[in-house]
Transfer RNA from Trichonephila clavata, 73 nucleotides, folded computationally. Its Rfam family is "tRNA". By type it is a transfer RNA. Rfam's curators write: Transfer RNA (tRNA) molecules are approximately 80 nucleotides in length.
This record gives sequence, structure tokens and C1' cells, in this order.
RNA sequence: GUCCUUGUAGUGCAGUGGGUAGCGUAUUGGACUUUUAAUCUAAAAGUCGUGGGUUCGAAUCCCACCUGGGACG
Repeated sequence: GUCCUUGUAGUGCAGUGGGUAGCGUAUUGGACUUUUAAUCUAAAAGUCGUGGGUUCGAAUCCCACCUGGGACG
């Protein structure tokens, strides 16, 4: 330099035939318990890497760039 791939909640990951984002774990409140733990329940937490484009509508499609990993030279 060329190509492939990764990026989503504090953390680990789903969600790719476009229709308004969820699970485990962690955190906080409540219930239960003599207390803790465990269990049950509720809540908070996301500009979906960045910037544009297409579309009525984009995590998803297109372009450029950035980050981690890999292949070739």
C1' cells in the first nucleotide's frame, strides 16, 4: 500500500430480507429473611465508532474517515 473483519448500556454479547434496540452480568430501590447471602420484582443507564448520503423511515443500505484484529506484498 491492497483486501477482509471488529465497533451497540458500567461490562460481555444479541439484533443485518430497513419500521423507532434487547439479553446475561453489574448498579440502585422494594419484597422475602433475625441479619447477610440467595430468590423474586421494579428502575436507571444507549447521540448503535465519527461525518455525510439514500429513504416517509437507517444499528441495518451506500461513501469517506477513525479504532482493534487478520491476510497478502
Taxonomically the source falls in Trichonephila (Eukaryota, Bilateria, Ecdysozoa, Araneomorphae). RNAcentral holds the sequence, with entries from ENA and Rfam.